[in-house]
RNA sequence: CCUCCGAAAAAGCCAAAUUCCCGCUCCGCUCUGUCGGUGGGAAGCGGGGGACCCACGUUUUGGGGCGAAUCGCCCAUCGGCGUAGCGCCGCUCUUUCGGCGCGAGCCCGCCAGCUAACCCCGUAGGCACGAGAAAGAGGACGG
Repeated sequence: CCUCCGAAAAAGCCAAAUUCCCGCUCCGCUCUGUCGGUGGGAAGCGGGGGACCCACGUUUUGGGGCGAAUCGCCCAUCGGCGUAGCGCCGCUCUUUCGGCGCGAGCCCGCCAGCUAACCCCGUAGGCACGAGAAAGAGGACGG
């Protein structure tokens, strides 16, 4: 390296939301350290603004952004039934079938198409115990 065989450990989910570094921070005195909290920085990941060219003509019927979360009908309302779209079914990926869910909310503030350079922002929060099948490819361990 190739081939074959096998009973061969581990890695939960949504979301960009993770990793590292420095400082500060608790105990009746001082020093040191872990965990946590907190301020800052970096990398990674994510988002917005922003030329030529191209595109659009469209501006109170305001317009726009994040996100899967749009749209239709019913309803006095609460809300209901669907739907574009999105997520999960524990080794990973692709396809198919089956099943179960979501289909919200928030922000900018008269203003933004794309967009190289450049500029700015975020790195939260929330869940979970059943955990389907088939085909193909792969990964890891052992012989």

Annotation: c-di-AMP riboswitch aptamer (ydaO/yuaA leader) from a Solirubrobacterales bacterium, 143 nucleotides, folded computationally. Its Rfam family is "c-di-AMP riboswitch aptamer (ydaO/yuaA leader)". A reference for the family is Barrick et al. (2004), "New RNA motifs suggest an expanded scope for riboswitches in bacterial genetic control", Proc Natl Acad Sci U S A. The coordinates come from a structure-prediction model, not an experiment, and the mean pLDDT is 76.